[in-house]
RNA sequence: GGCGACAUAGCCAAGUGGUAAGGCAGAGGUCUGCAAAACCUUUAUCCCCAGUUCAACCCUGGGUGUCGCCU
Numbered sequence: 001g002g003c004g005a006c007a008u009a010g011c012c013a014a015g016u017g018g019u020a021a022g023g024c025a026g027a028g029g030u031c032u033g034c035a036a037a038a039c040c041u042u043u044a045u046c047c048c049c050a051g052u053u054c055a056a057c058c059c060u061g062g063g064u065g066u067c068g069c070c071u
Stems, first nucleotide, its partner, number of pairs: 001070007010024003018054001026042005047063005
C1' cells in the first nucleotide's frame, strides 16, 4: 500500500427495515431472627457524521478504532 471482518448497557451477547432479547455484575425490594439462596423491579444517543426511506442496529457513502490476510 491492497483486501476483508468487527464496533450494541460495566462485561459477554442476540438482532438481517416496523422502533433493542438473554446471561453475568451493580442498585432497590420481598422473604429470613440475621445472612445466603430464591423471586420481583431497575440500567441503551446501537463508535461518529451524512444520505435513502413513512420508518434504519439493520441499507448506502465518508470517517475513527481493533483484528486478520496479501505484498
The RNA shown here (transfer RNA) has 71 nucleotides and comes from Candidatus Phascolarctobacterium caballi. It matches the Rfam family "tRNA". Rfam classes the family as a transfer RNA. NCBI's taxonomy places the organism under Bacteria, Bacillati, Bacillota, Acidaminococcaceae, Phascolarctobacterium.